[in-house]
Molecule: c-di-GMP-I riboswitch aptamer
Organism: Bacteroidota bacterium
RNA sequence: AUGUAACUAAGCCAAACUCGUUGUGAAUCGGGGACGGAAAGCCACGGGUCUCAUGCUCUGAGACAGCCGGGUUGCCAUC
Numbered sequence: 001a002u003g004u005a006a007c008u009a010a011g012c013c014a015a016a017c018u019c020g021u022u023g024u025g026a027a028u029c030g031g032g033g034a035c036g037g038a039a040a041g042c043c044a045c046g047g048g049u050c051u052c053a054u055g056c057u058c059u060g061a062g063a064c065a066g067c068c069g070g071g072u073u074g075c076c077a078u079c
Base pairs, nucleotide, nucleotide: 004077012037013036017032018031019030020029022027035066041072042071043070045069046068047067048064049063050062051061052060053059
């Protein structure tokens, strides 16, 4: 540096629900909590789902990375 799927070790993240918070909203952030995860770290590039405005021919702006794909970075062990 590359690859690999099992073991081992250290740990890591955090669903639903709930309290507070921001937002028109989808949803976000913080606390509690743990369904689960091998990238459930990051990125809105492609698809998809959802929201809002306008319009009723259209068009635009957002949300979801724990929906799928892709890109990129990282821990342990072995070869």